A computed fold for a 104-nucleotide RNA from a Cryomorphaceae bacterium, annotated as SAM riboswitch aptamer (S box leader). The sequence is in RNAcentral, with records from Ribocentre. Model confidence (mean pLDDT): 85 of 100. NCBI's taxonomy places the organism under Bacteria, Pseudomonadati, Flavobacteriia, Flavobacteriales, Cryomorphaceae.

RNA sequence: UGCUUAUCCAGAAAGACCGAGGGAAGGGCCCUACGACGUCUUGGCAACCCCGUAAAAAGGGUGCUAACUCCCUCUGAUGCUGUUGCAGCACAGAUAGAUGAGCG
Repeated sequence: UGCUUAUCCAGAAAGACCGAGGGAAGGGCCCUACGACGUCUUGGCAACCCCGUAAAAAGGGUGCUAACUCCCUCUGAUGCUGUUGCAGCACAGAUAGAUGAGCG
């Protein structure tokens, strides 16, 4: 980095350093000099893999530690409402994104 596959409405802090943007993209709406984001340390959460077991636990490898993947973006011979052109809401699916595992 490409493909395959599973999950994504739950959960989880503090300190140090840095110093201006950050929350994937666009539109919103949020976070942020009362220091966000990022890096490191310690702690915690607990999805996948390893190990182990009757099953677990402990341990190890990644991961995560603001807001539903923060909300929406595309589709629907689905439902409801307004209405007859369609629009809005709900629900479902897809795309995209994130993470794990396997393969190249």
The model forms 97% of the base pairs in the Rfam consensus. Its Rfam family is "SAM riboswitch aptamer (S box leader)". Rfam describes the family as follows. The SAM riboswitch is found upstream of a number of genes which code for proteins involved in methionine or cysteine biosynthesis in Gram-positive bacteria. Rfam links the family to the GO term regulation of gene expression.